[in-house]
A computed fold for a 73-nucleotide RNA from an uncultured Eubacteriales bacterium, annotated as transfer RNA.
RNA sequence: GCCUCCAUUGUCUAGAGGCCUAGGACGCCGCCCUCUCAAGGCGGAAACAUGGGUUCGAAUCCCAUUGGGGGUG
Numbered sequence: 001g002c003c004u005c006c007a008u009u010g011u012c013u014a015g016a017g018g019c020c021u022a023g024g025a026c027g028c029c030g031c032c033c034u035c036u037c038a039a040g041g042c043g044g045a046a047a048c049a050u051g052g053g054u055u056c057g058a059a060u061c062c063c064a065u066u067g068g069g070g071g072u073g
Base pairs, nucleotide, nucleotide: 001072002071003070004069005068006067007066010026011025012024013023018056028044029043030042031041032040049065050064051063052062053061
C1' cells in the first nucleotide's frame, strides 16, 4: 500500500429500519434494612466514534474520515 472485521454509559455487552428521547450485568450515587459493615430491596446519573447520504422514519442501510484488530505484497 491492498483486503477484511470492529467502534453503543466508567467497564463488558443487547440491538438486524417504526414496539428505542436506547435495555442488561458490574461499578458509581442516594434511600430503606442493620447497633455498624457486608449481603439484600428500591430509586438515580451516565452511551450510539465523526461528517455526509438513502428513507416518511437510521444505533441499525450506503459512502468518506478517524481509531483499533486480523490477513497479505
Its Rfam family is "tRNA". By type it is a transfer RNA.